[in-house]
The part of an RNA shown here (small-subunit ribosomal RNA, 5' domain) has 504 nucleotides and comes from an uncultured bacterium. It matches the Rfam family "Bacterial small subunit ribosomal RNA". Model confidence (mean pLDDT): 84 of 100. RNAcentral holds the full RNA, with entries from Greengenes and SILVA.
Context: one part of a larger RNA
RNA sequence: GGACGAACGCUGGCGGCGUGCUUAACACAUGCAAGUCGAACGGAAAGGCCCCUUCGGGGGUACUCGAGUGGCGAACGGGUGAGUAACACGUGGGCAACCUGCCCCUAACUCUGGGAUAAGUGAUGGAAACGUCGUCUAAUACCGGAUACGACACGGAAUGGCAUCUUUACCGUGUGGAAAGAAUUUUGGUUAGGGAUGGGCCCGCGGCCUAUCAGCUUGUUGGUGGGGUAACGGCCUACCAAGGCUUCGACGGGUAACCGGCCUGAGAGGGCGACCGGUCACACUGGGACUGAGACAUGGCCCAGACUCCUACGGGAGGCAGCAGUGGGGAAUAUUGCACAAUGGGCGAAAGCCUGAUGCAGCGACGCCGCGUGAGGGAUGACGGCCUUCGGGUUGUAAACCUCUUUCAGCAGGGACGAAGCGAAAGUGACGGUACCUGCAGAAGAAGCGCCGGCCAACUACGUGCCAGCAGCCGCGGUAAUACGUAGGGCGCAAGCGUUGUCC
Numbered sequence: 001g002g003a004c005g006a007a008c009g010c011u012g013g014c015g016g017c018g019u020g021c022u023u024a025a026c027a028c029a030u031g032c033a034a035g036u037c038g039a040a041c042g043g044a045a046a047g048g049c050c051c052c053u054u055c056g057g058g059g060g061u062a063c064u065c066g067a068g069u070g071g072c073g074a075a076c077g078g079g080u081g082a083g084u085a086a087c088a089c090g091u092g093g094g095c096a097a098c099c100u101g102c103c104c105c106u107a108a109c110u111c112u113g114g115g116a117u118a119a120g121u122g123a124u125g126g127a128a129a130c131g132u133c134g135u136c137u138a139a140u141a142c143c144g145g146a147u148a149c150g151a152c153a154c155g156g157a158a159u160g161g162c163a164u165c166u167u168u169a170c171c172g173u174g175u176g177g178a179a180a181g182a183a184u185u186u187u188g189g190u191u192a193g194g195g196a197u198g199g200g201c202c203c204g205c206g207g208c209c210u211a212u213c214a215g216c217u218u219g220u221u222g223g224u225g226g227g228g229u230a231a232c233g234g235c236c237u238a239c240c241a242a243g244g245c246u247u248c249g250a251c252g253g254g255u256a257a258c259c260g261g262c263c264u265g266a267g268a269g270g271g272c273g274a275c276c277g278g279u280c281a282c283a284c285u286g287g288g289a290c291u292g293a294g295a296c297a298u299g300g301c302c303c304a305g306a307c308u309c310c311u312a313c314g315g316g317a318g319g320c321a322g323c324a325g326u327g328g329g330g331a332a333u334a335u336u337g338c339a340c341a342a343u344g345g346g347c348g349a350a351a352g353c354c355u356g357a358u359g360c361a362g363c364g365a366c367g368c369c370g371c372g373u374g375a376g377g378g379a380u381g382a383c384g385g386c387c388u389u390c391g392g393g394u395u396g397u398a399a400a401c402c403u404c405u406u407u408c409a410g411c412a413g414g415g416a417c418g419a420a421g422c423g424a425a426a427g428u429g430a431c432g433g434u435a436c437c438u439g440c441a442g443a444a445g446a447a448g449c450g451c452c453g454g455c456c457a458a459c460u461a462c463g464u465g466c467c468a469g470c471a472g473c474c475g476c477g478g479u480a481a482u483a484c485g486u487a488g489g490g491c492g493c494a495a496g497c498g499u500u501g502u503c504c
Base pairs, nucleotide, nucleotide: 001504002503003502004501006500007499008498009497010496013371014370015369016368017367018366019364020363021329026327027326028325030324031323032322035072036071037070040069041068043065044064047063048061049060050059051058052057079282080281081280089206090205091204092203093202094201095200098199099198103195104194105193106192107191108190109189110188111145112144113143114142120135121134122133123132124131125130151175152174153173154172155171156170157168158167160165208254209253210252215245216244217243220242221241222240223239224238225237226236227235257279258278259277260276261272262271263270264269284305285304286303287302288301307318308317309316310315335361337360338359339358343357344355345354346353347352374404375403376402377401384395385394386393387392408445410440411439412438413437414436418431421428422427448493449492450491451490452489453474454473455472459488460487461486462485463484469476470475
């Protein structure tokens, strides 16, 4: 000098764009953050409509729809950085060792039966959470049978390669699937092949400190058989062998999420990993599996633990490192806001519903950028202040005064783009009466902070008297202090200016 997710002191007019718990991965009141589909199903709690009514209500319809069965989603999106020195990440490869819901393409099929169950209803237990028993019913829920070129497993043949092997036209044996709604279009379901997308596994190389850590290891290293997985593999298991790693730093200890990038620097390098983007890990702590195409699953389940809450003491409920918000910690970090209008996501044929993702608004000079606080003229160089050698000098064209201008803020009128979307049409914008445009009035409402001994740009007076104090270093202050305090003046930056901290 530059930089910052900064903080502190003094000061503070406006706007745009960003950005805001770096500390306690501390504990959390309250609300919201994941639902949707009636064009899968039985139905009708509520509203609408129609009918009846003794005015209490009853019946129907399915415009709609609570709860329930079922499907899809909930594994995305959002947060955090605790753990992790590791194939976690980056980069380059490999899988002849793999999976992939929804989507796209191709081929074929979608035949025929059955038994339940939730809801409902009756009874009943419990304070509650939540159940238990009987009975009735449906499906794209569940379970049989038929068909099946192809698929999978085994054996034979041929081809090819990169070793285990791969591929195929062929033959034999065994196994296994389908569901409707609406009928005009269409849209589902099943099987097989391919694609796309997303993932899984393996390997080479790369990136911290420490030797005041020198030896480490028994599923350890390899083999065989078996199991397990989508898949290779000590991944697991039984047996066998005795191996494997290491001064090119094993093992141990400390620290740490990694990267694209960011800061600095001429570069080499050094430091950092906040915002944004990619990957990983975690979800009160530890462990476990279930469902599923996908999880060992933040707003799912089970067990144990700590903590908090409810209780009729028998037993239950919970998990903000989602968005707001509270307490606490701290030098320090925001609103319990608006909207799904846009973008994106889930469901749905669609309308639509949901969406604290997102779009916006609020707060903070926290940062960057832009603008303003007026412009021109104006000397008897006014008054006042300060200094003075008492002549004057300086503040200073500064003010007054004259002539103008009106950005921003203020007031009034008009007023968007974002919607080429959605919807049959009417209509439909959170931001927002915002941006922007026009008009009005008046210089009117808007300047501070640090420094002035040298480094380093800017000097005098008074007060003080090694006191009070200053200070980044050198050093100032003990009676003439340009170094302390105040004033005048000056210098520097400016809605900021200084200080502190950290990095280069």